[in-house]
Context: one part of a larger RNA
């Protein structure tokens, strides 16, 4: 890990539905009788359901109740009933394992814990308390030395006891060990017998420690199949239909109950639903809008108020400050509306298409996920919550999107070496176009990005200036009052401040820039010539640049590799799925013939929980029926038949019992339950 066995909706009674049966009223219970045996048979009508209902009840009665009421209205105005087999409720362990836990009643102190009683051990060595002696010494005491003494939960260190630190051990040698270290070792010490305390109880130098490898309440058996709104598990086929993840309540939130949605069944026909069109309705959303509620930008006037001046008393004056109101121009607004849609909803009639609605039995669900659109919450964050819708996934396979539940496209009944398409594709890989015309794009942009920056290019526009010669270059001019005035050490176009005028002219600023301590110097504005056709600004759109930074190796086209095999428009072909069509086969419903099981048509067969329907195989019963030593079951192989679960023949083994067919009965199918035993 595997492989064999075994292993989960059962009985019982009561209800309630459908099938199926016998009576029309139904049926017997206990019990008895006959009897070889029986579950049969024959008695038993007690009882039970039915045959009338209404009212709380007196009551009345095809009606009753409520009421003043002949009103309204609420409940009524025969379909039973015993068995059988089946659906699902109830009560019972109730489909099966599965707590942690509660009680009762025992059984435990040979482990531990502390007492109690009686024993027993502790090498060896060190220190040397009081006490006493002797000698000094003190009036006397006390106090010194020395000697003796041997005290201590005293030292050091074996056995004993203990378990510090480390290392190994960790399917160990051991369910707590082993080395080396370490702590106590005359004591609150250790230890040997025999006894005491017992489970909400005992013992605890106290850790919730111990109480037999168990202890926040021991173990054994019992209440017992304790409950488990939680996990898990819960076996053979096909075949039709086929969900929910909502609303409402809930000591309710992962649970249930009503209701929704999904399956069988009946009854019924215009009462359901859907499309269209026609008529009528409600309605304030996008949207607009400023008319109101509110805000809010600019200005104009201006009530009022702030600041300033004033003999600030009072009157005034000024004000680039505030701002009611009003006017002009213009904005906002889920809780503004003088307005208002498109959907979407109601009712009604028509057409048409569909086949419901209603009542009966049976469920699951009641954790939803993402997309896309309209809101709320969050950050106009989240694979983010949380509503409306849709629409996919779940419960959907195929094709496409390199890979990719939810996106694009399409909804698998089997078959076919047939054939057109969707989506997306057509240069190889890899099926089909190196297709056919027009632009673009030069950046491997395509083949990740933003502010933002840039004579990158194509295109369309708007504007200057230009043959009376523009734009660039190239030749020449670029003066003069003047070093303007002020600063200032200097300031002379050119640190800074103030003005920026006037002459000569073709033109030349009190100077655009580089320069210098300052001057000078060059330069540009601006002229004139050379030359000879465009040059400038601004903007709009279509592709490109840049901005571009990660970590094992390209690694932002799936690869190759493509300047077209890239992007815009057109357009012709083609390839592409389980879509469509062909053919052939099965199988539902409906319908039509046939009429003994069949032929035509039409329409369907994706599916998870859950419905239905319909059949396989075990095992045993009865009844009828065959096989079997000239070889039964089962094993093992091999051909075959059936949509399937299955079956059926040969051959070997194998060696004694087994089959059809009907009809009833269940301990009736296994791959999962950390299943159970077992073997490997």
């Nucleotide at each position: 890990u595997c492989c064999g066995g075994c292993g989960a909706g059962u009985u019982a009674c009561c209800c309630u539905c459908c099938g199926u049966g016998g009576c029309c009223g139904g049926u017997u219970a206990a019990g008895c009788c006959a009897g070889u045996c029986a579950u049969a048979g024959g008695c038993g009508g007690a009882g039970c359901c039915a045959c009338a209902g209404c009212g709380a009840a007196a009551g009345c009665g095809a009606g009753u109740c409520u009421g003043a009421a002949g009103a309204g209205g609420g409940c009524g105005c025969g379909c039973g009933u015993c068995g059988c087999g089946g659906g699902g409720g109830g009560u019972a362990g109730a489909c099966c394992c599965g707590a942690a836990a509660c009680c009762g009643c025992u059984u435990g102190a040979g482990c531990u814990a502390u007492c109690c009683a009686u024993g027993g051990u502790c090498a060896g060595g060190c220190u040397g308390a009081a006490g006493c002696g002797u000698c000094c010494g003190u009036a006397a005491c006390a106090g010194g030395a020395c000697g003796u003494g041997g005290a201590g939960g005293g030292c050091c260190g074996c056995a004993c006891c203990g378990g510090u630190g480390u290392a190994g051990g960790u399917u160990a040698c051991a369910a707590a060990c082993u080395g080396c270290u370490c702590g106590g070792a005359u004591g609150a010490a250790c230890u040997g017998u025999g006894g005491a305390u017992a489970g909400g109880g005992g013992u605890g130098a106290a850790a919730u420690g111990c109480c037999a490898a168990u202890c926040g309440a021991a173990a054994g058996c019992g209440g017992a199949g304790a409950u488990a709104g939680c996990u898990g598990g819960u076996u053979c086929u096909c075949c039709c239909c086929g969900a929910a993840a909502u609303g409402c309540a809930u000591u309710g939130a992962g649970g249930u109950g009503c209701a929704g949605c999904c399956c069988g069944g009946g009854u019924u026909u215009u009462g359901g639903c859907g499309c269209u069109g026609a008529a009528u309705g409600a309605g304030g959303u996008a949207g607009a809008g400023c008319a109101c509620u509110g805000u809010u930008g600019u200005u104009g006037u201006g009530c009022g108020g702030g600041g300033g001046c004033u003999u600030c008393a009072c009157c005034g004056c000024c004000u680039a400050c505030c701002a009611a109101g009003c006017g002009a121009c213009g904005g906002c607004a889920a809780a503004c509306u003088c307005c208002g849609a498109a959907u979407g909803c109601g009712u009604u009639c028509a057409g048409c298409g569909u086949a419901c609605c209603u009542c009966c039995g049976g469920a699951g669900u009641g954790a939803g996920a993402c997309a896309g659109u309209g809101g709320g919450c969050g950050c106009a964050a989240a694979c983010g919550u949380u509503c409306a819708u849709u629409g996919u996934c779940a419960a959907a396979a195929g094709g496409g999107a390199a890979a990719c539940a939810a996106c694009c496209c399409a909804g698998a009944c089997c078959u076919g070496c047939a054939g057109c398409u969707a989506a997306g594709g057509u240069c190889c890989c890899g099926a089909a176009a190196u297709c056919u015309c027009u632009g673009c794009u030069g950046a491997g942009u395509g083949g990740u990005a933003a502010a933002g920056g840039a004579u990158g290019u194509g295109u369309c526009g708007u504007u200057g200036c230009a043959c009376a010669a523009a734009c660039a270059a190239c030749c020449a001019g670029g003066a003069g009052g003047u070093u303007g005035g002020c600063u200032u050490a200097g300031a002379a176009g050119c640190a800074g401040c103030c003005a920026c005028c006037c002459u000569u002219c073709a033109a030349a600023g009190a100077g655009u820039g580089c320069g210098u301590a300052a001057c000078a110097g060059c330069u540009c504005a601006c002229u004139g010539g050379u030359c000879g056709a465009g040059u400038g600004a601004c903007g709009g759109c279509g592709c490109g640049c840049c901005g571009a930074u990660a970590a094992u190796c390209u690694a932002g086209c799936g690869g190759g590799g493509c300047a077209a095999a890239g992007c815009a428009g057109a357009g012709u072909a083609c390839c592409g799925a389980a879509g469509c069509u062909c053919a052939g086969g099965a199988u539902g419903c409906a319908g039509g013939c046939a009429a003994c099981u069949g032929c035509c048509u039409g329409c369907g067969u994706g599916g998870u929980a859950g419905g239905g329907g319909a059949g396989c195989g075990u095992c045993g019963a009865c009844a009828g029926u065959g096989c079997g030593g000239a070889g039964a079951a089962g094993c093992a192989u091999g051909a075959g038949c059936g949509c399937a679960a299955g079956u059926c023949c040969g051959u070997g083994u194998g060696g004694a019992g087994c089959g059809c067919u009907g009809u009833c009965g269940a301990g009736u199918g296994c791959g999962a339950a950390u299943g159970c035993c077992g073997g490997a």
This is a predicted structure of a 680-nucleotide part of an RNA (large-subunit ribosomal RNA, domain II) from an activated sludge metagenome. Rfam family: Bacterial large subunit ribosomal RNA. The family is grouped with related families in Rfam's "LSU clan". The coordinates come from a structure-prediction model, not an experiment, and the mean pLDDT is 86. RNAcentral holds the full RNA, with entries from SILVA.